[in-house]
RNA sequence: GAGUUAUCAAGAAAGGUUGAGGGAUUAGACCCUGUGAAACCUUAGCAACCCUCCUUUGGAGAAGGUGCUACGUUCUACCACGGCAACGUGGAUAGAUAACAA
Numbered sequence: 001g002a003g004u005u006a007u008c009a010a011g012a013a014a015g016g017u018u019g020a021g022g023g024a025u026u027a028g029a030c031c032c033u034g035u036g037a038a039a040c041c042u043u044a045g046c047a048a049c050c051c052u053c054c055u056u057u058g059g060a061g062a063a064g065g066u067g068c069u070a071c072g073u074u075c076u077a078c079c080a081c082g083g084c085a086a087c088g089u090g091g092a093u094a095g096a097u098a099a100c101a102a
Base pairs, nucleotide, nucleotide: 003100004099005098006097007096008095013043014042015041016040017039021032022031023030026077027076028075029074044069045068046067049065050064051061052060053059054058073094078091079090080089081088082087
């Protein structure tokens, strides 16, 4: 960190510091938040991408590298289809994470 590939189902929180925002970004909506947001620290946990092991199209594990631990990538925006419409379904874009990486 341009880009490539895979996934975006499920799962898993307490304490401390601090003090007003947060849910990626723009707009709108919706939601969380002084009964304490975000951030940081400690401890714990989840998961199984890398990883480890085995009898290797598979299975098991969790020492290590990441990641994550309200609500779902909160919904809509662009396209297609269905519908009188409200709206629904699918896809794209964008984004997140991992592995690789000019």